About this RNA: The RNA shown here (transfer RNA) has 61 nucleotides and comes from Sciurus carolinensis. The sequence is in RNAcentral, with records from Rfam. The prediction has a mean pLDDT of 81. Rfam family: tRNA. It is annotated as a transfer RNA. Rfam describes the family as follows. Transfer RNA (tRNA) molecules are approximately 80 nucleotides in length.

[in-house]
């Protein structure tokens, strides 16, 4: 230190952003651009709590 394919926020009340990705518009065409949309039970596994991705232990890496 571990959360979306990458790079990272996050609050005790079942999670965003960037850029990648997919449609679509625009363009001779490619990019740029603009618009929707799709991907994450939050490293495993116990404790606490009414409730834990949030706190606490112990393992993995």
């Nucleotide at each position: 230190u571990g959360u979306a394919g990458c790079u990272c926020a996050g609050a005790g009340g079942u999670a965003g952003a960037g850029c990648a990705c997919u449609u679509g518009c625009c363009u001779c065409a490619u990019a740029u651009g603009c618009a929707a949309g799709a991907g994450g039970c939050c490293c495993u596994a116990g404790g606490u709590u009414c409730a834990a991705u949030u706190c606490c232990u112990a393992g993995c890496a």